RNA sequence: GAAGUCUGCCAGACCGCCGCUGGUGCAAUCUGGGAAACCAGGCACUGGAGGAACGUCCGGACUGCACAGGGCAGCGUAGCAGCUAACGGCUGUCCACCGCGAGGUGAGGAUCAGAGCAACAGAGACGAGCCGAUUAAGUUCGGGUGAAACGGGCAAUCUCUACGCGCAGCAAUACCAAGUAGGCACACGUUGACGGGGCCCCCGGAGUGUGCGGGUAGGUAGCACCGAGCCGCUCAGGCGACCGGCGGCCCAGAGUGAAUGGCGGUCACGGCGCGGUCGCAAGACCGUGGCUGCACAGAAUCCGGCUUAUCGGCGGGCUUCACAC
RNA sequence: GGCGCGAUAGCAAAUCGGUUAUGCAACGGAUUGCAAAUCCGUCUAGCCCAGUUCGACUCUGGGUCGCGCCUCCA
Numbered sequence: 001g002a003a004g005u006c007u008g009c010c011a012g013a014c015c016g017c018c019g020c021u022g023g024u025g026c027a028a029u030c031u032g033g034g035a036a037a038c039c040a041g042g043c044a045c046u047g048g049a050g051g052a053a054c055g056u057c058c059g060g061a062c063u064g065c066a067c068a069g070g071g072c073a074g075c076g077u078a079g080c081a082g083c084u085a086a087c088g089g090c091u092g093u094c095c096a097c098c099g100c101g102a103g104g105u106g107a108g109g110a111u112c113a114g115a116g117c118a119a120c121a122g123a124g125a126c127g128a129g130c131c132g133a134u135u136a137a138g139u140u141c142g143g144g145u146g147a148a149a150c151g152g153g154c155a156a157u158c159u160c161u162a163c164g165c166g167c168a169g170c171a172a173u174a175c176c177a178a179g180u181a182g183g184c185a186c187a188c189g190u191u192g193a194c195g196g197g198g199c200c201c202c203c204g205g206a207g208u209g210u211g212c213g214g215g216u217a218g219g220u221a222g223c224a225c226c227g228a229g230c231c232g233c234u235c236a237g238g239c240g241a242c243c244g245g246c247g248g249c250c251c252a253g254a255g256u257g258a259a260u261g262g263c264g265g266u267c268a269c270g271g272c273g274c275g276g277u278c279g280c281a282a283g284a285c286c287g288u289g290g291c292u293g294c295a296c297a298g299a300a301u302c303c304g305g306c307u308u309a310u311c312g313g314c315g316g317g318c319u320u321c322a323c324a325c
Numbered sequence: 326g327g328c329g330c331g332a333u334a335g336c337a338a339a340u341c342g343g344u345u346a347u348g349c350a351a352c353g354g355a356u357u358g359c360a361a362a363u364c365c366g367u368c369u370a371g372c373c374c375a376g377u378u379c380g381a382c383u384c385u386g387g388g389u390c391g392c393g394c395c396u397c398c399a
Base pairs, nucleotide, nucleotide: 001321002320003319004318005317006316007315008314009313010312012267013266014265015264016263017262018261020048021047022046023045024044025043026042030041031040032039033038050296055306057305058304059303060302061301062169063168064167065166069201070200071199072198074165075164076163077162078161079093080092081091082090083089094108095106096105097104098103109160110159114158115157116154117153126151130143131142132141133140173221174220175219176218183212184211185210186209187208188207194204195203196202214398215397229249230248231247232246233245235244237242269293270292271291272290273288274287275286276285277284278283326395327394328393329392330391331390332389335349336348337347343379351367352366353365354364355363372388373387374386375385376384
């Protein structure tokens, strides 16, 4: 220098003006909306999208179903050891395969428990036999097709083993306010309907289901979090995932045409264009407000992962090759 | 927002680890004076990308698109 591999980070910066939306404090105890529950309104300070917020593919928190108990079925996972709240995630390691290598990929338990499958071709496809040659003797050798030919292959076929999973999901769920025809018909029901979201046990249990009819289609909490929280450390343990200690911080949040934006300016960077220099050319470099900025993408209960999408830029470790010393 | 299901020819739709049926439509022929109906024949298929397997429409993972269900009181 070229090619490659693994990994970390960024996702324009600043200023001014105008908005949108949350929090805290102060003031007021008022004003407005509303039938009410409740909501909104002033001033000051302050917060306001992502690495994937995507997908909803796993796992958990939370809530309800009974304080979630036993069995069967079903579903999931699979070398070994660990991390973790948990996981199908992550780390280390063994083995197999790919790569010269750095490195990458692996749903990698069991086919001496049992069952099933193997098209076409081939004499024959899972039962061992068949054909030819040979031998004292199924004794030995060969079948030329196929992915596979007598020994096995396929468990991302059933199955077995081990382990895990009760079911539902914030439209969960709790409360407040208002309203009334809390009604009618049929069916089932203490010989147990129905519920415990497959079935049985077991537990609860007096109403339940369907249709018609009636009312209301409002509000608050859940929900913006002192937390599996975030940042830092020339700290301690561990190969590592991770864990402990110390210090600092409080860090988005509505309610379903769902806030996180618009305009202007300066700078940086990229693209297109124009001009210039060098060059035979490809092209390289310099200048320039002439134009433009567009990566993928937008939180909806929250968190840990995985997957998928992504213009471009910055950094680090390592490998191979070439050259020079 | 949450949950579930599906994608096979122009349309509808079935089966299955081993050459994807069938009906309608389209096209060609027969029949007819010409048509319709009928008969014969032909053409057009597994949403996309990977993996498992000798072999995938089927099994597994990811993606794309489409459809359905879920709000109060008594």
Predicted 3D model of RNase P RNA and transfer RNA as a complex of 399 nucleotides. Model confidence (mean pLDDT): 80 of 100. It holds a member of the Rfam family "Bacterial RNase P class A". Rfam describes the family as follows. Ribonuclease P (RNase P) is a ubiquitous endoribonuclease, found in archaea, bacteria and eukarya as well as chloroplasts and mitochondria.